This record gives sequence, structure tokens and C1' cells, in this order.
RNA sequence: GCCCUCGUAACUCAGGGGAUAGAGUACCGGUUUCCUAAACCGGGAGUCGCAGGUUCGAAUCCUGCCGGGGGCA
Repeated sequence: GCCCUCGUAACUCAGGGGAUAGAGUACCGGUUUCCUAAACCGGGAGUCGCAGGUUCGAAUCCUGCCGGGGGCA
């Protein structure tokens, strides 16, 4: 330098054109307990890496860039 792949909540990941953007863990509150843990119930938390483009509509499609991983040279 070229190619492939990933980037979504604090963490691990789902979602591949129209949902209010979700799950588990963690965190916060509650129930229970003498207390803690576990269990159960509830809650908060997101510029969907960044910038453009396409579209009536983009986390999703296209382009460029940035970052992680891998391959070739």
C1' cells in the first nucleotide's frame, strides 16, 4: 500500500429500509431476610464510530475517513 471483517447502553451482543432502538450482565430502587447473598418486581442509561450521499423515510443501502482484528505484499 491492497483486500476482508468488526464498531449499537458501563460491558458482552441482537436488530440488515417504516418498532418508542432491544436483551443479558452490571448499576439504582423495592419485596423477601436479623444482616448479606440469591430469587422476584420496577427503573435510569444510546449523537447506533465520524462526515457526506441515496430515499417520502437510514442503526440498516452507497462513498470517504477514523479506530480494533485478520490476510497478502
Transfer RNA from Gemmata sp., 73 nucleotides, folded computationally.
It matches the Rfam family "tRNA". From the family's description: Transfer RNA (tRNA) molecules are approximately 80 nucleotides in length. It is annotated as a transfer RNA.
It was read from a public genome assembly.
The prediction has a mean pLDDT of 82.